[in-house]
This is a predicted structure of a 75-nucleotide RNA (transfer RNA) from a Candidatus Jordarchaeia archaeon. RNAcentral holds the sequence, with entries from ENA. Its Rfam family is "tRNA". Model confidence (mean pLDDT): 81 of 100. RNAcentral records the identical sequence in 2 taxa.
RNA sequence: GGGCCCCUCGCCCAGCUAGGAUAGGGCGCCAGCCUGCGGAGCUGGUGGUCGCGGGUUCAAAUCCCGCGGGGCCCG
Numbered sequence: 001g002g003g004c005c006c007c008u009c010g011c012c013c014a015g016c017u018a019g020g021a022u023a024g025g026g027c028g029c030c031a032g033c034c035u036g037c038g039g040a041g042c043u044g045g046u047g048g049u050c051g052c053g054g055g056u057u058c059a060a061a062u063c064c065c066g067c068g069g070g071g072c073c074c075g
Stems, first nucleotide, its partner, number of pairs: 001074007010027004020058001028046006051067005
C1' cells in the first nucleotide's frame, strides 16, 4: 500500500441481508417482596448521541461516502 470483517446501555450480545412503530435480551446496579440475617427466587426500576462527520429519503442502528479505532490476510 491492497482486500475482508468488526465498532449498539457499565460489561456481553441480538437487530443491519429486505429502511418504518417507545432500539430489545442477559449480566450488573438500585428499590420492594420474601427471610431470624443474608443468598437464592419473585416484582419493579435503572441506563444507549447505535464510533465520528456528511449524504440519500417522508423516514437511517440499517443504504452510500469520508474519517477514526480494532482484528485477520496479501504484498